[in-house]
Molecule: transfer RNA
Organism: Actinomycetota bacterium
RNA sequence: GCGUCAGUAGCUCAACCGGGAGAGCGCCUCUCUGAAAAGGAGGAGGUCGCAGGUUCGACUCCUGCCUGACGCA
Numbered sequence: 001g002c003g004u005c006a007g008u009a010g011c012u013c014a015a016c017c018g019g020g021a022g023a024g025c026g027c028c029u030c031u032c033u034g035a036a037a038a039g040g041a042g043g044a045g046g047u048c049g050c051a052g053g054u055u056c057g058a059c060u061c062c063u064g065c066c067u068g069a070c071g072c073a
Stems, first nucleotide, its partner, number of pairs: 001072007010025004019056001027043005049065005
């Protein structure tokens, strides 16, 4: 330098063929307990890597760029 894959909540990952952004763990509050852990109930937290384009509408399609992994040279 070229190619393939990945980038979504603090972490690990879904969301599939374009139409209301979610789960588990973690965090906070309440409950339970003599107190704690475990359990139960509720809650907060996301410019969907960045910027353009297509579309009535984009995490999803197209283009460029950035980061990481792998392969080729």